A computed fold for a 354-nucleotide part of an RNA from Triticum aestivum, annotated as small-subunit ribosomal RNA, central domain. Rfam family: Bacterial small subunit ribosomal RNA. The full RNA is in RNAcentral, with records from SILVA. Lineage of the source: Eukaryota > Magnoliopsida > Petrosaviidae > commelinids > Triticum.
[in-house]
Context: one part of a larger RNA
RNA sequence: CUCUCUUUAAGGUGACACUGCUAUAGGUGGCUUUUCAAGUCCGCCGUCAAAUCCCAGGGCUCAACCCUGGACAGGCGGUGGAAACUACCAAGCUGGAGUACGGUAGGGGCAGAGGGAAUUUCCGGUGGAGCGGUGAAAUGCAUUGAGAUCGGAAAGAACACCAACGGCGAAAGCACUCUCAUUGGCCGACACUGACACUGAGAGACGAAAGCUAGGGGAGCAAAUGGGAUUAGAGACCCCAGUAGUCCUAGCCGUAAAUGAUGGAUACUAGGUGUUGUGCGAUUCCACCCGUGCAGUCUUGUAGCUAACGCGUUAAGUAUCCCGCUUGGGAGUACGUUCGCAAGAAUGAAACUC
Numbered sequence: 001c002u003c004u005c006u007u008u009a010a011g012g013u014g015a016c017a018c019u020g021c022u023a024u025a026g027g028u029g030g031c032u033u034u035u036c037a038a039g040u041c042c043g044c045c046g047u048c049a050a051a052u053c054c055c056a057g058g059g060c061u062c063a064a065c066c067c068u069g070g071a072c073a074g075g076c077g078g079u080g081g082a083a084a085c086u087a088c089c090a091a092g093c094u095g096g097a098g099u100a101c102g103g104u105a106g107g108g109g110c111a112g113a114g115g116g117a118a119u120u121u122c123c124g125g126u127g128g129a130g131c132g133g134u135g136a137a138a139u140g141c142a143u144u145g146a147g148a149u150c151g152g153a154a155a156g157a158a159c160a161c162c163a164a165c166g167g168c169g170a171a172a173g174c175a176c177u178c179u180c181a182u183u184g185g186c187c188g189a190c191a192c193u194g195a196c197a198c199u200g201a202g203a204g205a206c207g208a209a210a211g212c213u214a215g216g217g218g219a220g221c222a223a224a225u226g227g228g229a230u231u232a233g234a235g236a237c238c239c240c241a242g243u244a245g246u247c248c249u250a251g252c253c254g255u256a257a258a259u260g261a262u263g264g265a266u267a268c269u270a271g272g273u274g275u276u277g278u279g280c281g282a283u284u285c286c287a288c289c290c291g292u293g294c295a296g297u298c299u300u301g302u303a304g305c306u307a308a309c310g311c312g313u314u315a316a317g318u319a320u321c322c323c324g325c326u327u328g329g330g331a332g333u334a335c336g337u338u339c340g341c342a343a344g345a346a347u348g349a350a351a352c353u354c
């Protein structure tokens, strides 16, 4: 300088990111050599009506307008070549990935067994007037003996301290102790396979709490409900009771502020102080301390990014690949469909309005 996208993708996406995972189709894919010529690139030929647009020249007095000639760029088809890249063919490699081996940490999951503190209830002893509760009270409990205290028994649920900005798991989540079988990770060494990889529409299994079905269980807590207060009222906050539920077994539901409000993978890009696991070196009786590697996890911070806040080798930096989403309200609504016992969930508009 030019072309293109800029309302559906070629832009954007931490705060609009599927709850997270496994994986099918698809998309993308390490290093070396060879084949081939589909993609790609180059030359030539044909064609893409005329008019229009552009350029040059000419004609109406000029212009609009008209005439003549010429294209550029591009599409499709044919033909002849090139072989760097992608694909294909064939052969190989080990760095990605995986298997085997030697170690190792862990509240990872399932199942079984055992434990103590506390709470409540029941039984018995002592004792004799209040207890409980609140801002203050009252409802409530108590001479048919409460509360307090001592002894015994039973039940259900949860596991103080250790405990940490610690650990494990894909996420949800996981903690009293022991045991059985078991999943995954990390480190080391380098033996084996030889690209077997990444992502992942549909699909599948998992998925807190609440809720539902059936059968158990029911100590404490506690929606609903009843009573006492407060108040103008009190359908609440406070108090006394209290049912579902909370717990277990077998199914269902499939949603959360399911959060790091941040999709996954790979590579690169200053450091400092911690901490967890595991190696190496040096030192050493051993253990620390010191230096250094890998894998996690905090914090601070450079460059860079960001509208700012902030992020910052665990990126929100620099790049590549794949997926999801992609902009007021109406509205996660209506209708339809699928799933569900139901509650509802999933998919998911438009009119209108600004």
Base pairs, nucleotide, nucleotide: 011326012325013324021204022203026199027198028197030093031092032091033090038086039085040082041081042080043079044078045077046076047075048074054070055069056068057067058066059065096196097193098192099191101188102187103186104185108182111179112178113177114176115159119155120154121153122152123151124150125149126148130141131140167174168173211252212251213250214249215248216247220246221245225241226240227239228238263322264321265320266319267318268317271300272299274297275296276295277294278293279292280291281290304311305310328353329352336347337346338345339344